[in-house]
RNA sequence: CCAGACGGCCGGACGGCCGCCUUCCGGGCAACCGGGGGGAGGAAAGUCCGGGCUCCACGGAAACACGGUGCCGGAUAACGUCCGGCGGGGGCGACCCCAGGGAAAGUGCCACAGAAAGCAAACCGCCCGCCCGUCUUCGGACCGGCAGGCAAGGGUGAAAGGGUGCGGUAAGAGCGCACCGCGCGCCCGGCAACGGGAGCGGCACGGCAAACCCCACCGGGAGCAAGACCAAAUAGGGGCGGCGGUCCCUCCGCAAGGGGGGCGAAAGGCGUUUCCGCCUAGCCGCCCGGGUCGGUCGCGCGAGGCGCCCGGUGACGGGCGUCCCAGAUGAAUGGCCGUCCAGCGCCUUCGGGCGUGGACAGAACCCGGCUUACAGGCCGUCUGGCGCA
Numbered sequence: 001c002c003a004g005a006c007g008g009c010c011g012g013a014c015g016g017c018c019g020c021c022u023u024c025c026g027g028g029c030a031a032c033c034g035g036g037g038g039g040a041g042g043a044a045a046g047u048c049c050g051g052g053c054u055c056c057a058c059g060g061a062a063a064c065a066c067g068g069u070g071c072c073g074g075a076u077a078a079c080g081u082c083c084g085g086c087g088g089g090g091g092c093g094a095c096c097c098c099a100g101g102g103a104a105a106g107u108g109c110c111a112c113a114g115a116a117a118g119c120a121a122a123c124c125g126c127c128c129g130c131c132c133g134u135c136u137u138c139g140g141a142c143c144g145g146c147a148g149g150c151a152a153g154g155g156u157g158a159a160a161g162g163g164u165g166c167g168g169u170a171a172g173a174g175c176g177c178a179c180c181g182c183g184c185g186c187c188c189g190g191c192a193a194c195g196g197g198a199g200c201g202g203c204a205c206g207g208c209a210a211a212c213c214c215c216a217c218c219g220g221g222a223g224c225a226a227g228a229c230c231a232a233a234u235a236g237g238g239g240c241g242g243c244g245g246u247c248c249c250u251c252c253g254c255a256a257g258g259g260g261g262g263c264g265a266a267a268g269g270c271g272u273u274u275c276c277g278c279c280u281a282g283c284c285g286c287c288c289g290g291g292u293c294g295g296u297c298g299c300g301c302g303a304g305g306c307g308c309c310c311g312g313u314g315a316c317g318g319g320c321g322u323c324c325c326a327g328a329u330g331a332a333u334g335g336c337c338g339u340c341c342a343g344c345g346c347c348u349u350c351g352g353g354c355g356u357g358g359a360c361a362g363a364a365c366c367c368g369g370c371u372u373a374c375a376g377g378c379c380g381u382c383u384g385g386c387g388c389a
Stems, first nucleotide, its partner, number of pairs: 001385010012340007020039008041360001045371002048369005053223004066219005071085005086100001087098004101214002106212002108208003123154002125150003129146003133142003162180006181203001182201003186197004227297004237288007245263001247262006267280005304323008341358001343356005
C1' cells in the first nucleotide's frame, strides 16, 4: 500500500430571531405576564420473547391436558438473551455458521427414478457346470439356451446393509488380516458437554422427531383503553314533603242541585253516598345513588446515567464519588436566516471558485433483550498478500 475479519463510537457544528410542551420562582382576583431549568432514538420501529407494576381468578401440593424451551457450565429479576467452553460444518487465515436431547419404547413416512427403500433386492454385469451351433493354429474363442453361485464393477437415487489396501476365490464376499470408522464395557483428564488411551466384538443398530411421540425443565388470565379518585347539563332510578277552584261561559230546575264547555299539571280508582281517608298517575321543591361528557392520579429516583477502584478469561458482580436527565393526551420537541464542516456535481490558471446538500426514523406506563431500517464518517485489535530497510 492492497484485500479482508472482528469490536466500539458518531450520525451535522456554532450563533441570531420567532414559536411549542413542561417544571420552579416572583407578580396578578383571574385571563395571563416576567425570569431560571429541562425537552426524542440507536433503533423511540416490529410488538417477537422476558420481567416490574395493576386488576381479575385461585385453600396447599401433585398429576393430566395444552403451549414453550432443548449440547455443557455460568451470568441475570427473568429470558427463546448474553458469556465461556464442547461437538459438527466453511474459510489459506483473522474468523464465521449450526432448531445441536432421545431413532437397540412404540407408531408413521422415505416423493421421482430404480430390479430393490426395511422380515432388502438382482436390471446390466462377473463366474462354475451342462446342452446346441459357428470358427479353429485343436489349446480354445464366440453366439444362444438351461440350472445355479456372487454382489466386486456399471446404472437409479438425498439415501442401496461400513471405507481403503493386502490375502483369498471359479467369480466374489468381514470370508481372513492391518489401519480407519462403528458398537460395548474399562482406565485416565475434565464440574460437565466431551476428549485421550489400551482392549474386546466382524459389523449387528439406514435416514427423518421445524412427523406423532418419549425425556428433562418452565408457564394462572388480561393488560396503562391496566387500575384508582373527583364529577356537570340532559334523560332514567330511589326517598321525603307539598299540590288554588264551583273561577268563567252556557243548558235544565221555583230552589237545593245537576249536565256540557273553558282556564290549568291537577286525572282515574276503592271503602254504598257526603265528610274523611287510602292507592295509582301527574306537577313542584329538596335530598340520595349509578353511568356519560370532562378532569385528577397512575406518570417519571429508576434492575437509573457517568467516573474511578476491586473481583472474574468473560457475561457480570461489589464498593466509593457524582448527577437529576422529556412527560404530551388530537397529542409539544418546530420554522426562518447567517457562518462553517463532511459528501456529491461542474469548472479550473491546480491556489481554488460556483452550485447542491446531511441517512433511517419520531416517545405515549417502565425496564432487559432479539429482529428489522440506516447517506456518510471515525477509532482500535487482528489476518492474508506485495514492496522497502
Background:
Bacterial RNase P class A from an Actinomycetota bacterium, 389 nucleotides, folded computationally. It matches the Rfam family "Bacterial RNase P class A". The family's RNA type in Rfam is ribozyme. Model confidence (mean pLDDT): 78 of 100. Taxonomically the source falls in Actinomycetota (Bacteria, Bacillati).